Bacterial RNase P class A from a Planctomycetaceae bacterium, 411 nucleotides, folded computationally. Its Rfam family is "Bacterial RNase P class A". The family's RNA type in Rfam is ribozyme.
[in-house]
RNA sequence: GGAGCGGGCUGAGCGGCCGCUGCGAGGCAACUUUCUCGCAGAGGAAAGUCCGGGCUCCACAGGACACGGUGGUGGGUAACGCCCACCGUCCGCGAGGAUAGGGAAAGUGCAACAGAGAGUAGACCGCCGAUCGGGGAAGAGCGACCCUCUUCCCAGGAGGUAAGGGUGAAACGGUGCGGUAAGAGCGCACCAGCAGGUCGGGUGACCGACUUGGCUCGGCAAACCCCACCGGGAGCAAGACCAAGCAGAGGGAAGUGCGGGCGGUGGUGGGGAGACCCGCCACGCCGCUCCGCCGCGGAUUGGUCCGAUCCGCCACCCACCCUCGGGUCGGUCGCUAGAGGCGGCGGGCAACCGUCGUCGGAGAGAAAUGGCCGCUCUCGACAGAACCCGGCUUACAGGCCCGCUCCGGUC
Numbered sequence: 001g002g003a004g005c006g007g008g009c010u011g012a013g014c015g016g017c018c019g020c021u022g023c024g025a026g027g028c029a030a031c032u033u034u035c036u037c038g039c040a041g042a043g044g045a046a047a048g049u050c051c052g053g054g055c056u057c058c059a060c061a062g063g064a065c066a067c068g069g070u071g072g073u074g075g076g077u078a079a080c081g082c083c084c085a086c087c088g089u090c091c092g093c094g095a096g097g098a099u100a101g102g103g104a105a106a107g108u109g110c111a112a113c114a115g116a117g118a119g120u121a122g123a124c125c126g127c128c129g130a131u132c133g134g135g136g137a138a139g140a141g142c143g144a145c146c147c148u149c150u151u152c153c154c155a156g157g158a159g160g161u162a163a164g165g166g167u168g169a170a171a172c173g174g175u176g177c178g179g180u181a182a183g184a185g186c187g188c189a190c191c192a193g194c195a196g197g198u199c200g201g202g203u204g205a206c207c208g209a210c211u212u213g214g215c216u217c218g219g220c221a222a223a224c225c226c227c228a229c230c231g232g233g234a235g236c237a238a239g240a241c242c243a244a245g246c247a248g249a250g251g252g253a254a255g256u257g258c259g260g261g262c263g264g265u266g267g268u269g270g271g272g273a274g275a276c277c278c279g280c281c282a283c284g285c286c287g288c289u290c291c292g293c294c295g296c297g298g299a300u301u302g303g304u305c306c307g308a309u310c311c312g313c314c315a316c317c318c319a320c321c322c323u324c325g326g327g328u329c330g331g332u333c334g335c336u337a338g339a340g341g342c343g344g345c346g347g348g349c350a351a352c353c354g355u356c357g358u359c360g361g362a363g364a365g366a367a368a369u370g371g372c373c374g375c376u377c378u379c380g381a382c383a384g385a386a387c388c389c390g391g392c393u394u395a396c397a398g399g400c401c402c403g404c405u406c407c408g409g410u411c
Base pairs, nucleotide, nucleotide: 001407002406003405004404005403006402007401008400009399010398012376013375014374015373016372017371018370020041021040022039023038024037025036026035027034043382047393048392050391051390052389053388054387055235056234057233058232062306063305064304065303067231068230069229070228071227072086073085074084075083076082087101088099089098090097091096102226103225107224108223109220110219124165125164126161127160128159132156134154135153136152137151138150139149140148141147173191174190175189176188177187178186192216194213195212196211197210198209199208200207201206239333240332241331242330248324249323250322251321252320255294257293258292259291260290261288262287263286264285265284266281267280268279269278270277271276295313296312297311298310299309300308340359341358342357343356344355345354346353347352377380
């Protein structure tokens, strides 16, 4: 000097005039109003609505299934699918980056085409081919032929082979030696892989060393699936209060169950002077918005079942469900002081935690910072809160800072 990697900050500035919202103070006004001054007033992503919560309401704050989510280890956090550190694998010369990272020997499934064959597969081209048959040649045996034996050559075929070649993204370990008819982990040596054993390091994932063995049955689960862990629901249009106003109607389901209690009221037999007591009459009859049990119907903020709780069971009803219909679209709160920001010190590799001090930094309500003018220069990107936080993801012109890596040159 160049090229990169990781992290952080900023993201138009200044002045004037008029205007907007909130808060505070003061004045005028006096149901409600209006004026002056001061202070404050969109983001790192306010975006996506993807996660996790706070908060509000409902519920039994229970269980199981279904469904959904996460997926190496150890930490952080209110929690998470987030963050930090580490491990494994892959990429990069490197600083660094990526990672849907448990299980393929529980099962099912997928891989076009090519190829013989794509996972307990397979013979296309090849290689071998004794024993089988055919043809030819030579030699020997026999006096000669036939015949027999041996050797060689040619073309076959039963069979053997998966080392060589080919196809393919991928072909059932690699190299070498031996062995074989030719071959093959068939055997051996050294590797790789897999399954173990022992030892060492580490909290752990895992790493390393030595050793044994069968010799080696692939890939995909971001395919279904299996395993481990996690998960009530709805949401600020949640919800609370005030004001105003109306109109309710129709229908449905489930026991004339059992026991007790209370009240009213009889008939009859017996006892008693009487009050009363005992028995029988369907447990005498009737009533109960009294209690308990059983059974049934319904509700329990996505679905099913179980348990539990509540309401109800002859239709009256103020409970539940269904259908039709009416009224209210007003106001206030919720609404901003929080798992908050900033700084010092301490702990930790870090994320982060503890402690001390300090600050008060938007709350609109159809939606608040707009308009005009002047100047400056880095010439202005992405872009506007709507209950609030912790994250992730996406978008981003220009400018600045810190640390690290590689290349080239010079001293």